c-di-GMP-I riboswitch aptamer from Asaccharospora irregularis DSM 2635, 84 nucleotides, folded computationally. The RNAcentral record of the sequence draws on ENA and Rfam. Rfam family: c-di-GMP-I riboswitch aptamer. Rfam's curators write: GEMM was predicted in a large-scale screen for bacterial structured RNA regulatory elements. Model confidence (mean pLDDT): 83 of 100.

């Protein structure tokens, strides 16, 4: 220095429910609140996968469709501390 990883140290993030707003929806933002997280930091056409489907296409049960959304699904990139 690099990798794996325990206990600590210094910090951090913040699920669900509820409230308000935005949105066709998925969902997002803020407040509240902590389920949890060694990356729950960043990256979404230009890795995979998933969700919604307004408009559109097709048909009249509906189906298809994303450059819309999800990274706290996998993944990529970066990063704090420190026995062994």
């Nucleotide at each position: 220095u690099a990798a794996c990883u325990a206990a600590a140290u210094a910090a951090g993030c913040a699920a669900a429910c509820c409230u308000a707003a935005a949105g066709a929806a998925a969902u997002u933002u803020a407040g509240u609140g902590a389920c949890g997280c060694a990356a729950a930091a960043c990256u979404a056409a230009a890795g995979g996968g998933g969700c919604u489907a307004a408009a559109g296409u097709u048909a009249u049960a509906g189906a298809c469709c994303a450059a819309g959304c999800c990274a706290g699904c996998c993944a990529g990139u970066u990063g704090c501390c420190a026995a062994g």
The organism belongs to Asaccharospora irregularis, within Bacteria.